[in-house]
């Protein structure tokens, strides 16, 4: 330099172009317990990497950029 893949909550992960973006772990509150853990109930937590474009409608499609990983030279 060229090509390919990926970027979504603190971490990991799902979502056929279509209603409030899914689930697990973690965190917080309560119940339980002598305390803790486990268990049960509930809650908070996301500008879906950035900027444009297409579309009635974009996490998803297109373009450019940034970052990470891989392949080639």
């Nucleotide at each position: 330099c060229u090509c390919c893949a990926c970027a979504u909550a603190g971490c990991g992960u799902a979502a056929u172009g279509g209603u409030g973006a899914u689930c697990g772990c973690g965190u917080c509150u309560g119940a339980c317990u002598a305390c803790g853990g486990a268990u049960c109930a509930g809650a908070a937590g996301a500008u879906u990497c950035u900027a444009g474009g297409u579309u009635c409608g974009a996490g998803u499609c297109c373009u450019a950029g940034u970052g990470u990983g891989g392949a080639g030279g």
This is a predicted structure of a 73-nucleotide RNA (transfer RNA) from Pichia membranifaciens. RNAcentral holds the sequence, with entries from ENA and Rfam. NCBI's taxonomy places the organism under Eukaryota, Fungi, Ascomycota, Pichiaceae, Pichia. Rfam family: tRNA. It is annotated as a transfer RNA. About the family: Transfer RNA (tRNA) molecules are approximately 80 nucleotides in length. The prediction has a mean pLDDT of 81.